[in-house]
C1' cells in the first nucleotide's frame, strides 16, 4: 500500500429481528462482622457506548468517512 477484524464503567467483557430507563463479575467507597486486619455478607457511586457525519418515528446496534489497536498478504 491492500484485505479483514477489533474500541461499551477504573479492568475484563455481555448487550437477542433497531424499541423508548445500557447490564454483569472484579475493583473502589460506605455499613455490618471481628480485638484488629483478611475473607465474608448488605449497599452505593462509577458511561461522550472510539470521533464526526448519515438513514430512521427510534442507533450501543444499520451505511459512509476517520483515529487507535491487532492479524493477513504485497
Nucleotide at each position: 500500500g491492500g484485505u479483514c477484524c477489533c474500541a461499551u464503567a477504573g479492568c475484563u467483557c455481555a448487550g437477542u429481528u433497531g424499541g423508548u430507563u445500557a447490564g454483569a463479575g472484579c475493583a473502589a467507597c460506605u455499613g455490618a462482622c471481628u480485638c484488629a486486619u483478611a475473607a465474608u455478607c448488605a449497599g452505593u457511586g462509577g458511561g461522550u457506548c472510539c470521533c464526526a457525519g448519515g438513514u430512521u418515528c427510534g442507533a450501543g446496534u444499520c451505511c459512509u468517512g476517520g483515529u487507535g489497536g491487532g492479524a493477513c498478504c504485497a

A computed fold for a 74-nucleotide RNA from a Candidatus Zixiibacteriota bacterium, annotated as transfer RNA. It matches the Rfam family "tRNA". NCBI's taxonomy places the organism under Bacteria, Pseudomonadati, Candidatus Zixiibacteriota.